[in-house]
Predicted 3D model of a 463-nucleotide part of an RNA (small-subunit ribosomal RNA, 3' major domain) from Dolichomastix tenuilepis.
Context: one part of a larger RNA
RNA sequence: UGGCGGGGACCUGCACAAGCGGAGGAGUAUGCUGUUUAAUUCGAUGCAACACGAAGAACCUUACCGGGGCUUGACAUGUCAUGAAUCUUUUUGAAAAAAAAGAGUGCCUUCGGGAACAUGAACACAGGUGGUGCAUGGCUGUCGUCAGCUCGUGCCGUGAGGUGUUGGGUUAAGUCCCGCAACGAGCGCAACCCUUGUCUUUAGUUAAUUUUCUCUAGAGAGACUGCCAAUGAUAAAUUGGAGGAAGGUGAGGAUGAAGUCAAGUCAGCAUGCCCCUUACGUCCCGGGCUACAAGCGUACUACAAUGGAUGAGACAAAGAGAAGCAAUCCUGCGAAGGGGAGCAAACCUCAAAAACUCAUUCUCAGUUCGGAUUGCAGACUGCAACUCGUCUGCAUGAAGGCGGAUUCGCUAGUAAUCGUUGGUCAGCUAUACAACGGUGAAUACGUUCUCAGGUCUUGUACA
Numbered sequence: 001u002g003g004c005g006g007g008g009a010c011c012u013g014c015a016c017a018a019g020c021g022g023a024g025g026a027g028u029a030u031g032c033u034g035u036u037u038a039a040u041u042c043g044a045u046g047c048a049a050c051a052c053g054a055a056g057a058a059c060c061u062u063a064c065c066g067g068g069g070c071u072u073g074a075c076a077u078g079u080c081a082u083g084a085a086u087c088u089u090u091u092u093g094a095a096a097a098a099a100a101a102g103a104g105u106g107c108c109u110u111c112g113g114g115a116a117c118a119u120g121a122a123c124a125c126a127g128g129u130g131g132u133g134c135a136u137g138g139c140u141g142u143c144g145u146c147a148g149c150u151c152g153u154g155c156c157g158u159g160a161g162g163u164g165u166u167g168g169g170u171u172a173a174g175u176c177c178c179g180c181a182a183c184g185a186g187c188g189c190a191a192c193c194c195u196u197g198u199c200u201u202u203a204g205u206u207a208a209u210u211u212u213c214u215c216u217a218g219a220g221a222g223a224c225u226g227c228c229a230a231u232g233a234u235a236a237a238u239u240g241g242a243g244g245a246a247g248g249u250g251a252g253g254a255u256g257a258a259g260u261c262a263a264g265u266c267a268g269c270a271u272g273c274c275c276c277u278u279a280c281g282u283c284c285c286g287g288g289c290u291a292c293a294a295g296c297g298u299a300c301u302a303c304a305a306u307g308g309a310u311g312a313g314a315c316a317a318a319g320a321g322a323a324g325c326a327a328u329c330c331u332g333c334g335a336a337g338g339g340g341a342g343c344a345a346a347c348c349u350c351a352a353a354a355a356c357u358c359a360u361u362c363u364c365a366g367u368u369c370g371g372a373u374u375g376c377a378g379a380c381u382g383c384a385a386c387u388c389g390u391c392u393g394c395a396u397g398a399a400g401g402c403g404g405a406u407u408c409g410c411u412a413g414u415a416a417u418c419g420u421u422g423g424u425c426a427g428c429u430a431u432a433c434a435a436c437g438g439u440g441a442a443u444a445c446g447u448u449c450u451c452a453g454g455u456c457u458u459g460u461a462c463a
Base pairs, nucleotide, nucleotide: 001463002462003460004459005458007457008456009455010454011453012452013451015447016446019410020409021408022407023406026301027300028299029298030297031296032295033294034292035291042053043052064287065286066285067284068283069282070281073125077124078123079121080120081119082118083117086103087102088101089100090099091098092097107114108113127276128275130274131273132272136270137269138265139264140263141261143259148187149186150185151184152183153182154163155162156161167178168177169176193253194252195251196250198221199220200219201218202217203216204215224247227241228240229239230238231237303403307362308361309360310359311358312357313356319350320349321348324343325342329338330337331336369400374395375394376393377392378391379390380389416439417438418437419436420435421434422433
């Protein structure tokens, strides 16, 4: 000087408390451990691994296993030889591939050849999702959007170092004020950026249709403790008030200092070194990643009457669409099929919003709750749904009576609850993830305690 303390003082945070809703019990989905397996590819492991990499494993993906093949190679550059390229057919084979037959003779040219492509030969080499994240770059997580981390000159100290940055107030903030052997400065804070809330104004297609309004796309105004009062050191500021759409950072986002954890990633990419080279490379078919005594995490659906069922009626936002979105219509109980208007979209389509309201019914039961599981019959995608897809109809109708110890989220348009869309994608295991709007609460006395962090101080057998 730092770290640490079951030392002290002060302060902050959904940290506790006050509330609301969950997890832990059930079924299912999904990830992990373990076990099994020819293989169940690899990585991630307290917070900060476990719906994580994976924004989508039937083949492919795919890295794993079994079998069948290749060895200058699936891919790149260089040399030589032959042939344009390319296309078709036959045989063998699970395919990869092997063998054979035929069609075709193009472009440029100085007539030597050349460009592109294919086959063959030999060698330089290719190739490796093989190892090392404790050799690395880059990127990322975490403390933490916490308020800190430093420098120049000066001063103090033999020196490590201190001072500044401590103190008195104040703030969300090392924010600002005052004081002070310090005076200044940098990275952070804040502001500048985006969205949203009010008004003015410009323009208006495909929006509104009524010249207004709404809406869409721009430009500007507005909020600054500016005004008043009180408190305060006459300061910074705090409390209350006025006006205002909005008041003291208006709300949300993006933005993450110096550093810490030899944190994570050599499998996104790049890369040193080591290792493999008829194999640890590469092609193909099939299988596996989907196994299942058990354990754990994260979710979805429920256990019902604030509900279930049937019928009727109302109101969004955001987004996507050409190998696409697909209306009206017809067929089918339905999934879907037929057909195809319109639309590269403020124009057309996906598209029905749902919770909600009204009416009827069920009457507390393992039920008209709940929907797992299983049987049969179908639909769709796709070479192909056996391992191993989704959806529909009929039948079946399991556990489940609100969940022990313990534990999680949330302070306002939030929690809770209700639907909608998108990416990935042929299809889908999405109940995931990312966004969008609808309805819309309760509670906070307070800081004794738990956890985490910050400042000062104290002790120290620690560095």

Its Rfam family is "Bacterial small subunit ribosomal RNA". Its mean pLDDT, the model's own confidence on a scale to 100, is 82. Lineage of the source: Eukaryota > Viridiplantae > Mamiellophyceae > Dolichomastigaceae > Dolichomastix.